[in-house]
The prediction has a mean pLDDT of 81. The RNA shown here (transfer RNA) has 82 nucleotides and comes from Algiphilus sp. Rfam family: tRNA. By type it is a transfer RNA.

RNA sequence: GCCGGAGUGGCGGAAUUGGUAGACGCGCCGCACUCAAAAUGCGGUUGGGCAACCAGUGUGGGUUCGAGUCCCACCUCCGGCA
Numbered sequence: 001g002c003c004g005g006a007g008u009g010g011c012g013g014a015a016u017u018g019g020u021a022g023a024c025g026c027g028c029c030g031c032a033c034u035c036a037a038a039a040u041g042c043g044g045u046u047g048g049g050c051a052a053c054c055a056g057u058g059u060g061g062g063u064u065c066g067a068g069u070c071c072c073a074c075c076u077c078c079g080g081c082a
Stems, first nucleotide, its partner, number of pairs: 001081007010026003019065001027045006046055003058074005
């Protein structure tokens, strides 16, 4: 340099392949239970904002009524070829 794959909450990882993003698990926080703890159960857990609300799927564009999903460029990682 060329080809292919991947990038989604704090972490892993789904999203039925264009129609409510974040299921499920782990971690963390709070509560219950306990003499206390562990285990277990319940609730919460993207960001900004007092709130209403706004933004958000690596970054920036595009297509579309509608994009995590399709198209283009770039960035990072993994594999292959030279």